[in-house]
Context: one part of a larger RNA
C1' cells in the first nucleotide's frame, strides 16, 4: 500500500414519486448490541517459522519453542455506533401575509393570413427557374372588389426573460387545478436525504378505432439537370400534420454534468420578493435571499476548459464504465396489435 474511473477519451439511468435496504441534527438518562481490556478455556497431530540436533552433507527426519490471524465462557470500561425513555429548535413540514409566471385541464371568444366557393370590374396571359418546362387559363386565369365557408397556427409584444421534476409551455377571457420564491416566526418536533425492485410521466415519428383536413408534405407521379439522378431544383400530391379515446417508450430525452447537505476570493447584467435610506414617489441608490446569464481568482483538469448554478474540498445513496470489430446483434426471457422496445452474449477477428 490494497481499486481506478464516468462534460468532451469506455461511463450519469429520459425525468419525478416512492417499497426494501443504506445512511442521518442538539441534548440528558439507561441497556450493553457492535466496539475496546483483562481472565480463563479451546484452536489434534502433520505442515510453516526459530533454536538445537541424528543420517558424512542435503534432501528427510528428530526434541523444544514460537505460532495457529479463530472462537467460547466469565468479570470489566461506556467516548463513539445501536436499542429504549426523556427534552430541544438550527433540518424538515404546517400556518399567515402580499407576490410573480407561455405550469397543468376545460370551454368560449378574436384578428391578419392561406385555400376554396358564389358574384362584380377586367383581358391575356399566369406560375415557376440558373434557364426552362410540366401545370393554370380564351368554358374567362393571374390581377382587383364584395360577400361567403373551413381547417391549422398565433405576427408585433419578445427578452442569454417568465413557468414546469422532464419531455415541453406563446393571442385574448373565463372556469377547476400544481408547484415555486419572498417575508414573518405562530405550530408540528428529526417527521430528514438517497433510493435496487415497483409505479406514474415521457418529444416526434409510428399504430388501433372515430372524426377532421386549409397549408404543409414522406411515398407516389410528371417537368428540369445530369453520362446516369431511383436526388437536391419545380409543378402536382397521398398517408401524415390537427381533435377525441387508446396504445408505443425511443431521441444529440444534452449543460453530453445523478440527486441531496455543508464549506471555498469576487466584478458585471437581468428575473422575483423583501428591507434600509431619502423623498411627492411605486424612480435612483445601499443591503439580504431566491432564480437565471457573462467574465474570472484559488483550486482542479490529459488539455480544452469549469471555476459560490464547480468538472473546486467534503460527507451520504443511487446508476454507469472496464480495450476495437462482432453487437446494442443473436438465443432466451418479459412487454407491444404491429413497429419493435427492455435485459443481454459468444465464437471468429485486430
Nucleotide at each position: 500500500c490494497u481499486g481506478g474511473g464516468c462534460g468532451u477519451a469506455a461511463a450519469g439511468g429520459g425525468u419525478g414519486c416512492g417499497u426494501a435496504g443504506g445512511c442521518g441534527g442538539u441534548u440528558c438518562c439507561g441497556u450493553g448490541u457492535g466496539u475496546c481490556g483483562a481472565a480463563c478455556g479451546u484452536g489434534a497431530a502433520a505442515u510453516c517459522c526459530c533454536a538445537c540436533u541424528g543420517c558424512u552433507c542435503a534432501a528427510c527426519g528428530g526434541u523444544g519453542g514460537a505460532a495457529c490471524g479463530g472462537c467460547a465462557u466469565u468479570c470489566g470500561a461506556a467516548a463513539c455506533u445501536a436499542c429504549g425513555g426523556g427534552a430541544c429548535u438550527a433540518g424538515a413540514g404546517u400556518g399567515c401575509a402580499g407576490g410573480a409566471a407561455g405550469g397543468g385541464a376545460g370551454a368560449g371568444c378574436g384578428g391578419a393570413a392561406u385555400u376554396c366557393c358564389u358574384g362584380g370590374u377586367g383581358u391575356a396571359g399566369c406560375g415557376g427557374u440558373g434557364a426552362a418546362a410540366u401545370g393554370c387559363g380564351u368554358u374567362g386565369a393571374g390581377a382587383u372588389c364584395a360577400g361567403g365557408a373551413a381547417g391549422a397556427a398565433c405576427a408585433c409584444c419578445g427578452g442569454u426573460g417568465g413557468c414546469g421534476u422532464a419531455g415541453g409551455c406563446g393571442g385574448c377571457u373565463c372556469u377547476c387545478u400544481g408547484g415555486u420564491a419572498u417575508g414573518c416566526a405562530a405550530c408540528u418536533g428529526a417527521c430528514g436525504c438517497u433510493g435496487a425492485g415497483g409505479c406514474a410521466c415521457g418529444a416526434a415519428a409510428g399504430c388501433u378505432g372515430g372524426g377532421g383536413g386549409a397549408g404543409c408534405a414522406a411515398a407516389c407521379a410528371g417537368g428540369a439537370u445530369u453520362a446516369g439522378a431511383u436526388a437536391c431544383c419545380c409543378u402536382g400530391g397521398u398517408a401524415g400534420u390537427c381533435c377525441c379515446a387508446g396504445c408505443c417508450c425511443u431521441a444529440a430525452a444534452c449543460g453530453g454534468u445523478g440527486u441531496g447537505c455543508a464549506c471555498u476570493u469576487g466584478g458585471u447584467g437581468u428575473u422575483g420578493g423583501c428591507g434600509g435610506a431619502a423623498u411627492u414617489g411605486a424612480c435612483c441608490c445601499c443591503g439580504c435571499c431566491a432564480g437565471u446569464g457573462c467574465c474570472g481568482g484559488a483550486g482542479c483538469u490529459a488539455a480544452c476548459g469549469c471555476g459560490u448554478u464547480a468538472a473546486g474540498u467534503g460527507c451520504a445513496c443511487c446508476g454507469c464504465c472496464u480495450g476495437g470489430g462482432g453487437a446494442g446483434u443473436a438465443c432466451g426471457g418479459c412487454c407491444g396489435c404491429a413497429a419493435g422496445g427492455u435485459u443481454a452474449a459468444a465464437a471468429c477477428u485486430c
Molecule: small-subunit ribosomal RNA, central domain
Organism: metagenome